Annotation
RNAcentral holds the sequence, with entries from Rfam. Transfer RNA from Nematostella vectensis, 72 nucleotides, folded computationally. Model confidence (mean pLDDT): 83 of 100. Taxonomically the source falls in Nematostella (Eukaryota, Eumetazoa, Cnidaria, Actiniaria). Its Rfam family is "tRNA". Rfam's curators write: Transfer RNA (tRNA) molecules are approximately 80 nucleotides in length.
[in-house]
């Protein structure tokens, strides 16, 4: 310097055009002498960033930046 890939909850991932979710941690409650386990109810999101197409974009389409592979 040329290419491909990828970015969605604290972490690891789902989610192919029509309400953003799941395990895992985390809070608080039962239950235990106390903890675990289990059972139960929350909290936690500019979907990377700017544009762009649609009636409607996490999702097509185009830059822009991380970062992961590879090519010289």
């Nucleotide at each position: 310097g040329a290419g491909u890939g990828u970015a969605u909850a604290g972490c690891u991932c789902a989610g192919u055009g029509g309400u953003a979710g799941a395990g895992c941690g985390u809070u608080c409650g039962a239950c235990u002498g106390c903890a675990g386990a289990u059972c139960a109810a929350g909290a936690g999101g500019u979907c990377a960033c700017c544009g762009g197409u649609u009636c409607a974009a996490a999702c097509c389409c185009g830059g822009u930046u991380g970062c992961c592979c590879c090519c010289u």